Annotation: c-di-GMP-I riboswitch aptamer from Desulfobacca acetoxidans, 81 nucleotides, folded computationally. Its mean pLDDT, the model's own confidence on a scale to 100, is 79. The source organism's lineage runs through Bacteria, Thermodesulfobacteriota, Desulfobaccia, Desulfobaccaceae and Desulfobacca.

RNA sequence: ACCAGACAAAGCUAAACCCAUCGUAAGGUGGGGGCGGAAAACUACGGAUCUCUGUCUUAAAGAGAUGGCCGGGUCACCUGG
Numbered sequence: 001a002c003c004a005g006a007c008a009a010a011g012c013u014a015a016a017c018c019c020a021u022c023g024u025a026a027g028g029u030g031g032g033g034g035c036g037g038a039a040a041a042c043u044a045c046g047g048a049u050c051u052c053u054g055u056c057u058u059a060a061a062g063a064g065a066u067g068g069c070c071g072g073g074u075c076a077c078c079u080g081g
Stems, first nucleotide, its partner, number of pairs: 002081004012037002017032006035068001041074003045071003048066006
């Protein structure tokens, strides 16, 4: 450097839900909690979904959210080969 691995070890992270808080909302942040994860680290580039605005004869459009929906990009721990 490459390949494989959550069935092993040492670690890491953390769903639903509860409390507090921010936001019109989707949802975010902190604490508890533990469904899971071999990149469940970062990134909104493409698709998808969700929220708001707008339109309303239809189709489109704009802003935001989701990285633990999928794909892509970037950087990495441990073990084995």